Notes:
Small-subunit ribosomal RNA from an uncultured prokaryote, 1485 nucleotides, folded computationally.

[in-house]
RNA sequence: AGAGUUUGAUCCUGGCUCAGGAUGAACGCUAGCGGCAGGCCUAACACAUGCAAGUCGAGGGGUAACAGGGAGUGCUUGCACUCCGCUGACGACCGGCGCACGGGUGCGCACCGCGUAUGAAAUCUGCCUCUUGCUGGGGAAUAGCCCAUGGAAACGUGGAUUAAUGCCCCAUAGUACUUAUGCGGCAUUGCAAUUAAGUUAAAGGUUUCGACCGGCAAGAGAUGAUCAUGCGUCCCAUUAGCUUGAUGGUAAGGUAACGGCUUACCAUGGCUACGAUGGGUAGGGGCCCUGAGAGGGGGAUCCCCCACACUGGUACUGAGACACGGACCAGACUCCUACGGGAGGCAGCAGUGAGGAAUAUUGGACAAUGGGCGAGAGCCUGAUCCAGCCAUGCCGCGUGCAGGAAGACGGCCCUAUGGGUUGUAAACUGCUUUUAUAUAGGAAGAAACCCCCCAACGUGUUGGGGGCUGACGGUAGUAUAUGAAUAAGCACCGGCUAACUCCGUGCCAGCAGCCGCGGUAAUACGGAGGGUGCAAGCGUUAUCCGGAUUUAUUGGGUUUAAAGGGUUCGUAGGCGGGGUAUUAAGUCAGUGGUGAAAGUUUGCAGCUCAACUGUAAAAUUGCCAUUGAUACUGGUACUCUUGAGUAUACAUGAAGUUGGCGGAAUGUGUCAUGUAGCGGUGAAAUGCUUAGAUAUGACACAGAACACCGAUUGCGAAGGCAGCUGACUAAAGUAUAACUGACGCUAAUGAACGAAAGCGUGGGGAGCGAACAGGAUUAGAUACCCUGGUAGUCCACGCCGUAAACGAUGAUCACUCGUCAUUGGCGAUACACUGUCAGUGACCAAGCGAAAGUGUUAAGUGAUCCACCUGGGGAGUACGAUCGCAAGAUUGAAACUCAAAGGAAUUGACGGGGGCCCGCACAAGCGGUGGAGCAUGUGGUUUAAUUCGAUGAUACGCGAGGAACCUUACCAGGGUUUAAAUGCAGAAUGACAGGCUGAGAAAUCAGCCCUUCUUCGGACAAUCUACAAGGUGCUGCAUGGUCGUCGUCAGCUCGUGCCGUGAGGUGUCGGGUUAAGUCCCAUAACGAGCGCAACCCCUAUCUUUAGUUGCCAGCGGGUAAUGCCGGGGACUCUAGAGAAACUGCCAGCGUAAGCUGAGAGGAAGGUGGGGAUGACGUCAGAUCAUCACGGCCCUUACGUCCUGGGCUACACACGUGCUACAAUGGCAAGGACAAUGAGCUGCCAACCCGCGAGGGUGAGCAAAUCUUCAAACCUUGUCUCAGUUCGGAUCGGAGUCUGCAACUCGACUCCGUGAAGUUGGAAUCGCUAGUAAUCGCGUAUCAGCCAUGACGCGGUGAAUACGUUCCCGGGCCUUGUACACACCGCCCGUCAAGCCAUGGAAGCUGGGGGUGCCUGAAGUCGGUCACCGAAAGGAGCCGCCUAGGGCAAAAUCAGUAACUGGGGCUAAGUCGUAACAAGGUAACC
Repeated sequence: AGAGUUUGAUCCUGGCUCAGGAUGAACGCUAGCGGCAGGCCUAACACAUGCAAGUCGAGGGGUAACAGGGAGUGCUUGCACUCCGCUGACGACCGGCGCACGGGUGCGCACCGCGUAUGAAAUCUGCCUCUUGCUGGGGAAUAGCCCAUGGAAACGUGGAUUAAUGCCCCAUAGUACUUAUGCGGCAUUGCAAUUAAGUUAAAGGUUUCGACCGGCAAGAGAUGAUCAUGCGUCCCAUUAGCUUGAUGGUAAGGUAACGGCUUACCAUGGCUACGAUGGGUAGGGGCCCUGAGAGGGGGAUCCCCCACACUGGUACUGAGACACGGACCAGACUCCUACGGGAGGCAGCAGUGAGGAAUAUUGGACAAUGGGCGAGAGCCUGAUCCAGCCAUGCCGCGUGCAGGAAGACGGCCCUAUGGGUUGUAAACUGCUUUUAUAUAGGAAGAAACCCCCCAACGUGUUGGGGGCUGACGGUAGUAUAUGAAUAAGCACCGGCUAACUCCGUGCCAGCAGCCGCGGUAAUACGGAGGGUGCAAGCGUUAUCCGGAUUUAUUGGGUUUAAAGGGUUCGUAGGCGGGGUAUUAAGUCAGUGGUGAAAGUUUGCAGCUCAACUGUAAAAUUGCCAUUGAUACUGGUACUCUUGAGUAUACAUGAAGUUGGCGGAAUGUGUCAUGUAGCGGUGAAAUGCUUAGAUAUGACACAGAACACCGAUUGCGAAGGCAGCUGACUAAAGUAUAACUGACGCUAAUGAACGAAAGCGUGGGGAGCGAACAGGAUUAGAUACCCUGGUAGUCCACGCCGUAAACGAUGAUCACUCGUCAUUGGCGAUACACUGUCAGUGACCAAGCGAAAGUGUUAAGUGAUCCACCUGGGGAGUACGAUCGCAAGAUUGAAACUCAAAGGAAUUGACGGGGGCCCGCACAAGCGGUGGAGCAUGUGGUUUAAUUCGAUGAUACGCGAGGAACCUUACCAGGGUUUAAAUGCAGAAUGACAGGCUGAGAAAUCAGCCCUUCUUCGGACAAUCUACAAGGUGCUGCAUGGUCGUCGUCAGCUCGUGCCGUGAGGUGUCGGGUUAAGUCCCAUAACGAGCGCAACCCCUAUCUUUAGUUGCCAGCGGGUAAUGCCGGGGACUCUAGAGAAACUGCCAGCGUAAGCUGAGAGGAAGGUGGGGAUGACGUCAGAUCAUCACGGCCCUUACGUCCUGGGCUACACACGUGCUACAAUGGCAAGGACAAUGAGCUGCCAACCCGCGAGGGUGAGCAAAUCUUCAAACCUUGUCUCAGUUCGGAUCGGAGUCUGCAACUCGACUCCGUGAAGUUGGAAUCGCUAGUAAUCGCGUAUCAGCCAUGACGCGGUGAAUACGUUCCCGGGCCUUGUACACACCGCCCGUCAAGCCAUGGAAGCUGGGGGUGCCUGAAGUCGGUCACCGAAAGGAGCCGCCUAGGGCAAAAUCAGUAACUGGGGCUAAGUCGUAACAAGGUAACC
C1' cells in the first nucleotide's frame, strides 16, 4: 500500500466482499511448564448456611461464664460441692467513640449529574496541629440487679432500689452571639484590643505522685463537605409551541448558608427554529481500541465523582446520613405460628437455585499495608495480603543437538525393466540435560510496636545496641544423580491468498467470506499422500475501528451515472467596493495558574530475559488570568464613486389586461339547378340518399381559430405569447454622465405567479373529440382503421398547484484565443465597410470531462449564498401531519430482498431501418416431381430378431461400389474357454498334416491307416500348462484423422507507424471499376501474409519430332472382297516438345483503372469451355461400426465356433427413381454413324444345336494387333384414337445359368394372362449452350444378382433472360438497440401454487405518563390541651402536606385478531405480447 465482483471486451459511477488490529468473550479440536494479569457483559432475579463492625473495666453500677485466692461442708487427704467481687478478667446493661469509612452494584438520571475554569463579602467541619483562657458548687432520675405478672413466640407490663465522663440547676467568662453608636467599604456588610447593654460553659479517670489521658469557651490552620456561575456534554421536527410558584418585586418563615426553598400580597412576565416542550436511549470522566492524522467506536479490570441498597415514602440520632449489614409506615414476596400475632432483605466475601453461549473456593492469615476502638498490651477487620480453579489474555522456556545415502523398508505418484517424493527424515554412532523425576540443604519480603541495656537533654522525649514476630512455604532459588529420557497440534492448499496430485462421488452427497464449485476425467465436495501457515495453541462465531476520499473540516459531488427547488419577489441568516482615523472582540506572541495519580512516549534501573514493576523526564494539543502586537476580519466616526439606483432623451417587441372591427374556411337553415349515387378504406361495411342526397349557385345565421408575411426572428421571471385597431399597464436596451452615495448579492421559513387535464356555479357549443354505440380487422381485438358521438375544448368568476414545468445545466460577480451569421440602438447622412453596447445562434483553440461533449450564453479559472445526492428493488409506497369540495398534492419511512442496478463509448449480431451490389434468387422459357404400377431408401407398426449408424437446408438409390450360406455386427438352439500370430519358461511326446469309418444339423468327438532328420550332443514339429489376448460393448459432449455446410462467397489477418485513458480504430474507409479486398485515384498511413487471379490437367487451332499394333494420298503386288503385302509419313490418329490471346491493335468515352463496338485480324476475344484447387472461421455438424486412441465396462462371456432364421415382415406415411398413359407414337423389314473402357478360374470370333435364355466344338488375345449388333436416326409397310397392335404390373405353366444350396430369398428365357394408368390438387424441383431434353454404350463391386442405383462415355440437340419491384441466400457502407447462448434474443402484466416480512381492520389484551375527584399511613411543622409533670416539656386531640389505594374521561405506545390490501422471493404452470429495431400504432412524462 491494496485486491475480487456488473461487460463479449472497455472506461467510469456505485454498492457488496476480503486481507490488518482489538476483545471481561463463547464454541470446536488439541494441550508440557512457569511468570504477570483477568474472571455473571444475561435476571438491580430469588436466596439455605457461615463470616463481613466493633471497641473501651484507665467513664459506671456490677458479677452470668472462666481462672486464681480465701472461708466452709462431705470426706475415698486431694477430689467434689457451697459461700465470699478479694484478684485477674468479663456476659448482659448505662455511658463514650466508631458504625456516614472501607466493600458492592449501575436501577434511576439528558441533569450544574459529570468534565473544566472560577466564586462563596452567602457557608459548616468530629477526630488532628498550633495559640489563649477556664475546669467552682449543687440536684433529680433511670437501665441493670431483685420481686410479681402477660404471651406459643417476638416481646413486654407493674412495683421497689441504684451509679456515672448520662441528665438538670446555680456561679463565673471572652476577640463568641444579639442590639445600639462611631468610622470605613461598590453592596450584602467590615472594624472597635480603653464604646455601651444583654445572653450562653465544663467531667472526670489512672498513677510509680513526677505526671499523663481527658472536659469547656474562643481564634487560626489542615482535612472533608455544601452552594452558585461561564463553557462543553446522545438520537428523533412523522415532537412546534411550552410555563401559574410559572418570571420578577416587597415582607415574613426556614436553612450551616444564598435563593420562589416556602407562604401572603403586587406586577405579567419567562423559555423557544442558535431547537423550547415532548418521546427514546444512557451513569459521567481519567482512560481503552482503531486510525497517518482529523475522526469513529467503547466506558470491563485500576483511579476520581455521582446514584442506589426488596419497591415507594418519611424523618430521628449525629460533626457528618434522610443511613447496604439503623428506625417508622405502606406495598409485593418468603418464612414461623398455639391463628391471637410475629420475622426477613448477599447490588459485602464465599456459596445455592434460576436465567444464559458464558464467568471461579461455602480456602488461609491478620505476617505485611491500611482502618476502628483503646493510655497501652491488644481486640476486630471476606478491606487487604496470599493460596485454589480456568490456555481467558500477554510474555518467556521446552519437546533435543551433531554426524549419518544402501538415498533402506513402508506409504503415495508416474510416461511403470525403471524413476520421483516422503528424506538426513529413520535405523545407527557420538554429545548435551533446560524441563520433568528423586535427594539434600534453603531465602528476601521484618522494620516497627513492645521488652531489656546504653547515651543526650533533663523527668518524658529523642537516638543507638540487643531480643520477640512469616499466612504464603519447605515456596522461589541452589547443588547432586539418572537418562533422549517426560512433552505437538490446529487450520488451510480454485482466485483474492502462501501451499497439488491420486482415488471415491456424479447438480447427488456436500462446500461457500465474495466471485462461485458439483450433471463420469472436480487442484473448489469426502478420503489419502504431499505441501503451506501459525504453534501450546489453532480455527470458527459475535462486536468495534480500519481499508471506506462509501457523509468528503482535512477530503466528494449534482447536462447524460443518485442529485438544481417550475419561476420570481422577499424576511431572518450568511457574505460584501475604495480611502483616513480610532478601538482591540476575533487573530498572533510572551508570561503565570491549572490540566490528580495511574496510563501513553523516551531515558535509566529491578525480577536470568520478556511480560510486569520502579524512577526521572517529556507530553497532556485544553481552560482561566495577564502583558503586548494591530497586517487582515469585526465595531465606531468621516469621506469617495467604479457596484446599485434615479433623472432626461430616443427607439423596440406575437410582453400583459380590456373593448371594437375583419375576411377565408367549416357547419346549419331557406330557395334554386340537377339526378343516382355519395362517403369511406389496404379492401370493405356501418352511415347519408328518389320524402331528391353528394355536387353547383344565392341569401341568412352560429361558434371557434387567425393562411400568406413567418425566419436559425422577437418579447416575457417561468408557464407562455401571433388577424387589424383603440385605451390602460409593465419592461429590458442605447445615449448623456446630471443626482443619491454601498443604498449591494444570495435567500431557509413565507408570499405571488404557474401548461394541459380535472372540480364548482352560470353561459356558450361550429369544428374537433375521452367515455359510449355501430362497422371492419383478428385465433381473440374491451385497440390501431372507419361512421357517429357525450363530457370537454370557448367565456365569466372561484379552486387545483402538478408536467420529460428540459438547456434534463440554481442565482450573482470577475477573468480567460478566435471565425461567421443575425436582432435592437449609438457613432450627422448610407445600399458598402468599420467601431462600440445589449441580446440571439453556428463552428472551433486552450482548459475541463468517464466519454459523448462543452468551450466569453462554459460543463474553463476563482468568489458568495441557496437547493439537492449517498447501491438497486420495496417506494415517492405505508403510517402520521398539513392543504384541498373531490381527484389528489406536500412532507416521507421501515421490515424484507438482490450483488448488482447504472452512464458513456467499442466490436459484433439482429431489424416487419436505409443505400449500393451479386447469385437459375425472382421473372422469361424447357422438362419434371406431387396422381398410376413397379424398384429402392426412410418412418411407423410387427417380430425371437426384423443388427447398427445418418434425421431442416447439410438424413431418406445415404455408410452399402452389389445381405440366398459367408458377409453379419441381430435372434433361437447346440458347443467351447485361448481360434490365430510371436516370444519366453517348464513338462511329456514323435509327431503334425493327410486318407478312411462311425455319431451328429454342423461345429465337434471317437476309432483305424500312414508318419521326421541326426555327426546321437541335439535340431525340428506339434500337444499341455502359465504369462502376455479378445470385444462392431459405452462415451463423436474426452480425442486424432477424414468429411458435409455456409461457399469458389470475397473475404480473414499481421508488422511498424499514427489516433484513442481504454476496449479498439486506421490500414480494409471515400470516388470509380471488376467475376473478385480485381485494379486505379484520393488518403496517417506504409508494407506484408492467407484467400482471388495465375502457375497444373483435359479440350478447341497450328507447327515440329517420332511412325507401331494406328493411317493409306502417290508407287508396286495380290484378292470374290478387305492396308491383305512391299513400301510411305503426305493425311487422319497416337504422344512428346513448342506456338498462339496480352484489351496487344483501331474508334469513342474516361485523369486513370477500365468500359462500349456482330470493329479488324484470328481456330479461339475479353476468365475461350471444363476440371483439380475450398482463406480465418461457424454449426460441441457427422463418424469410437473404415482406422487409430484416453477413460469406463465384460472375461466358462458383452469373447469365440456352428446350424437354422432375420436384416427381404406390411393396415399405413414420406423421399429418390424407372416404366407409362401414346400417332413428334407402337410394331415389322431394310440401311448408316461413336467414344470411354474391360478381359486368362477371363473376354470369347467362327461353326453346329435350341423359338430363346443357353449348350457344344473351338481360332485369337495378358491387348492401338484378338473379343464387343451402338441406339435414337433414315427408307418402306402397317396400326387410325380405342384402355387400343398403347401400357406392361400381377398371376399360371415350362425352362436356362451361377452356385454345397435359388423354399423363405437370385437373375434370365419362352408360352399364356393383360391390372392401374387417358398427362396428374395445393404445392414444389432442375436447367442459361454443346447446356436442358432425348438416345444408347462401358466400368467397379461380383460365383450369380434383385443395377430402374452409382460413376463414366459418346450420338442427336433446343427455347428464353424485358428487367431487379417482390420471394430466398449472400457481400459492403450506414443507422437504432434494453441483444452478446447474440431475434429460435431479450422481456412485461394478470391469474394459479408455495414461502416470507409488512399496511388496514370490528374488537381483545397490556405498558408507561398526565389530568380531575374521593380516601389517606408513618412523619416533620403548626395549633390546642380539663391528663402527667414544680417547671421545661410530654402523652392525647385537631389541621396542612404526602407515599399508597379507589373511581372517571381522554390521549399515547406496544402486542394480538376473523377478514382484507398490495409487496418480495421461488429451473422448466396458464393467458396474451406491452417495451427494446420504425419492436411491427415511435417511445416517454
Rfam family: Bacterial small subunit ribosomal RNA.
The prediction has a mean pLDDT of 83.